RNA sequence: GGACUCAUGGUCUAGGGGUUAUGACGGUGCCCUUACAAGGCACAGGUCGCCGGUUCAAAUCCGGCUGGGUCCA
Numbered sequence: 001g002g003a004c005u006c007a008u009g010g011u012c013u014a015g016g017g018g019u020u021a022u023g024a025c026g027g028u029g030c031c032c033u034u035a036c037a038a039g040g041c042a043c044a045g046g047u048c049g050c051c052g053g054u055u056c057a058a059a060u061c062c063g064g065c066u067g068g069g070u071c072c073a
Base pairs, nucleotide, nucleotide: 001072002071003070004069005068006067007066010025011024012023018056027043028042029041030040031039049065050064051063052062053061
């Protein structure tokens, strides 16, 4: 330098056009317990990497850029 691939709450992750983005861990509060852990319930937490395009509608499709990974030279 080229090809492919990935980027989604603090972390990991589902979702690949349709109204309000999924779950787990972690966090906070309550319940439970003499108390702690475990467990139960609730809540908070997301510019869906950035810019542009297509579309009535984009996390999702397309292009460019940035960063990571794999392979080739």